The RNA shown here (transfer RNA) has 77 nucleotides and comes from Rhodospirillaceae bacterium TMED8. The same sequence occurs in records of 2 taxa. Lineage of the source: Bacteria > Pseudomonadati > Pseudomonadota > Rhodospirillales > Rhodospirillaceae. Model confidence (mean pLDDT): 82 of 100. It matches the Rfam family "tRNA". Its family is annotated with triplet codon-amino acid adaptor activity in the Gene Ontology.
RNA sequence: CGGGGGGUAGCUCAGUCUGGUAGAGCACUCGGCUGGGGGCCGAGCGGUCGCAGGUUCGAAUCCUGUCUCCCCGACCA
Numbered sequence: 001c002g003g004g005g006g007g008u009a010g011c012u013c014a015g016u017c018u019g020g021u022a023g024a025g026c027a028c029u030c031g032g033c034u035g036g037g038g039g040c041c042g043a044g045c046g047g048u049c050g051c052a053g054g055u056u057c058g059a060a061u062c063c064u065g066u067c068u069c070c071c072c073g074a075c076c077a
Base pairs, nucleotide, nucleotide: 001073002072003071004070005069006068007067010026011025012024013023020057028044029043030042031041032040033039050066051065052064053063054062
């Protein structure tokens, strides 16, 4: 320098192909069952979808630029 992949809730990740209400599990909070703990069940809380711009009635999703992490290649030695 070139190519590929990743970045979405506190954590691990889906969703992107095919634009149309942002989700799951765990964690956390509250409640129920239990004498209590553990466990199980129910409800709730929690996100600028890495960042900036563009297209569109509408963008996590499409386009452009950019930051960061990983892998491969090239170059140099």